[in-house]
Context: one part of a larger RNA
Parts: sequence; structure tokens; C1' cells
RNA sequence: CACCGCCCGUCACGUCAUGGGAGUUGGUUACGCCUGAAGUCGGGAAGCUAACCGCAAGGAGGCUACCGCCGAAGGCAGGACUGAUGACUGGGACGAAGUCGUAACAAGGUAGCAGUAGCGGAAGCUGCGGCUGGAUCACCUCCUU
Repeated sequence: CACCGCCCGUCACGUCAUGGGAGUUGGUUACGCCUGAAGUCGGGAAGCUAACCGCAAGGAGGCUACCGCCGAAGGCAGGACUGAUGACUGGGACGAAGUCGUAACAAGGUAGCAGUAGCGGAAGCUGCGGCUGGAUCACCUCCUU
């Protein structure tokens, strides 16, 4: 590039990330209950027993079975946090020349804007009471020529 201007939203197409989502599938973790290996400790009436004591019988001591507490792992149940995935669905960002209209910018052709409510393919429209960041007109008080 100066109205043959600028410009708004839906819709269509494409790319990207993202929210919701019946669910599905992993990870981490605390608690409750069940079971409970090894092992220490405690008990220990049964069994075994070289050194010590004893003339001997036996004793002391030791070991084991067995019992108890703790106890890893495992199992059951309901949770918490978190990852991935999920039919369908919501908006978002972006993308030279797509569709529909024309909302805004001039009094933008119904002045605009904001609140609220209703309505509408979409920008939006309408009601109510507000704001001037509205033009025009009238009057008043002034300024410049």
C1' cells in the first nucleotide's frame, strides 16, 4: 500500500500439545490380619556325652530334640501417591490465497461499552438500570480570528 481500507466469530481441512473419561495395566508406599526360614536370646521334665570332680555309683559342664519371644520372604483384605494406555468428548495454539455472514473501527449506517437476564448457525440481538472513552442540535459562560 490511506474505505477498492481495516476487521470479528462459527464451520471445513491439517499439525501440535493438553483437560475430562466407563475403564485397562504397571510402579512406590503405610497400616491390619495369617503363616513363619535361618539365627541370637530365654526355657528345657526327653536323649546323648572325650579332657574336670569322684574309689565307685554318679556329678559338674557341654550338645541335641522340644517350647517361647523377635524375625526375612510369602499370602489375604481394604487404602494412599504416581506412570502408561483408553471408546468417546472439551476447549487451546498454529497453519499464502477454503465456507457463511458483517459484529467493531466514520454518527460504521440501530452510537459504542460494561453488568445482568433471555434468545440465536456464527459474529451477535433484545430487555433492564448504568458509563462517555459518542457525534449532531439548542441554550448559557468564555477563548481565538
Predicted 3D model of a 145-nucleotide part of an RNA (small-subunit ribosomal RNA, 3' minor domain) from an uncultured bacterium. The full RNA is in RNAcentral, with records from ENA, Greengenes and SILVA. The prediction has a mean pLDDT of 85.